Transfer RNA from a Deltaproteobacteria bacterium, 73 nucleotides, folded computationally. It matches the Rfam family "tRNA". By type it is a transfer RNA. Rfam describes the family as follows. Transfer RNA (tRNA) molecules are approximately 80 nucleotides in length.

[in-house]
RNA sequence: GCUGGCGUGGCUCAAUCGGCAGAGCACCGGUUUUGUAAACCGGCGGUUGCGGGUUCAAGUCCCGCCGCCAGCU
Numbered sequence: 001g002c003u004g005g006c007g008u009g010g011c012u013c014a015a016u017c018g019g020c021a022g023a024g025c026a027c028c029g030g031u032u033u034u035g036u037a038a039a040c041c042g043g044c045g046g047u048u049g050c051g052g053g054u055u056c057a058a059g060u061c062c063c064g065c066c067g068c069c070a071g072c073u
Base pairs, nucleotide, nucleotide: 001072002071003070004069005068006067007066010025011024012023013022019056027043028042029041030040031039049065050064051063052062053061
């Protein structure tokens, strides 16, 4: 340099053919306990890597860029 894949809450990952952005863990509060843990109930937390484009509507499609991984040269 070329090709392919990936980038979504703090972490690990979902999201159907473009149609309400979610789960688990973590964190916070509560119930329970002599106390802690566990269990149960509730809650907080996201410019979907960045910038454009298409569309009534984009995490999803198109273009450019950045980062990571793999392969080729």
Source information:
The sequence was found in a public genome assembly. The coordinates come from a structure-prediction model, not an experiment, and the mean pLDDT is 81. Lineage of the source: Bacteria > Pseudomonadati > Myxococcota > Myxococcia.